[in-house]
Molecule: c-di-GMP-I riboswitch aptamer
Organism: soil metagenome
RNA sequence: GACAAAGGCAAACCCGGCGAAAGCCGGCGACGCAAAGCUACGAGGCUAAGGCGACGAGGUGUCGCUAGGCCAGUCGGGCCGCCGAA
Repeated sequence: GACAAAGGCAAACCCGGCGAAAGCCGGCGACGCAAAGCUACGAGGCUAAGGCGACGAGGUGUCGCUAGGCCAGUCGGGCCGCCGAA
């Protein structure tokens, strides 16, 4: 895959927990999803604790760079898979 059926997932908000943060987990809740199942391999995005550099008399300060941290509900690739007519 059919404007069908069965079954499934769950954005935002709020609450609790973890984390420096991004974000993640649980609860609640449905914006949406036919792979919104798994996977950071390619592109892209987010964060910057630590590290490096600059400023500074100095500092537990400020600024810049940086992923070994994240996002699979940004796209592509890979892997696996439920239901079912004409």